[in-house]
RNA sequence: GAUGCGGUAGCCAAGUGGUAAGGCGUCUCUCCGCAAGGGAGAAAUCGGGGGUUCAAUUCCUUCUCGCAUCU
Numbered sequence: 001g002a003u004g005c006g007g008u009a010g011c012c013a014a015g016u017g018g019u020a021a022g023g024c025g026u027c028u029c030u031c032c033g034c035a036a037g038g039g040a041g042a043a044a045u046c047g048g049g050g051g052u053u054c055a056a057u058u059c060c061u062u063c064u065c066g067c068a069u070c071u
Base pairs, nucleotide, nucleotide: 001070002069003068004067005066006065007064010024011023012022018054026042027041028040029039030038031037047063048062049061050060051059
């Protein structure tokens, strides 16, 4: 330098056009004599910019970061 795959919550991770699942953790309330444990709830403008669309995490483009292969 070229190609491909990835960046989604504090961490892991699903979702490929129609207001983002789940697990661990954190915080609040609650059951509880304490602890442990149970129950309910809260926190994501999806790596940055631009474009297409009524509507973009999703499609196009550019930049950036990581990994792999090739040169």